[in-house]
RNA sequence: GGGCCGAUAGCUUAAAGGUAAAGCGGCUGGCUCAUAACCAGCGGAGUGAAGGUUCGAGUCCUUCUCGGCCCA
Numbered sequence: 001g002g003g004c005c006g007a008u009a010g011c012u013u014a015a016a017g018g019u020a021a022a023g024c025g026g027c028u029g030g031c032u033c034a035u036a037a038c039c040a041g042c043g044g045a046g047u048g049a050a051g052g053u054u055c056g057a058g059u060c061c062u063u064c065u066c067g068g069c070c071c072a
Base pairs, nucleotide, nucleotide: 001071002070003069004068005067006066007065010024011023012022013021018055026042027041028040029039030038048064049063050062051061052060
């Protein structure tokens, strides 16, 4: 220098172009002599950045940033 994959909640991951979900973790309550486990509930991200297409973008297109792999 070229190619491919990835970036979404504290962590690990979902999400036919139709208004972001789950598990774990956190908080509150129940249960218990108490802790854990278990049960019920609650809050938390607008999706790496900037543009474009579209009535509508996490999703499609372009450029860039960061990480990983391959080629030279």
A computed fold for a 72-nucleotide RNA from a Candidatus Omnitrophota bacterium, annotated as transfer RNA.
NCBI's taxonomy places the organism under Bacteria, Pseudomonadati, Candidatus Omnitrophota.
The sequence is in RNAcentral, with records from ENA.
The prediction has a mean pLDDT of 83.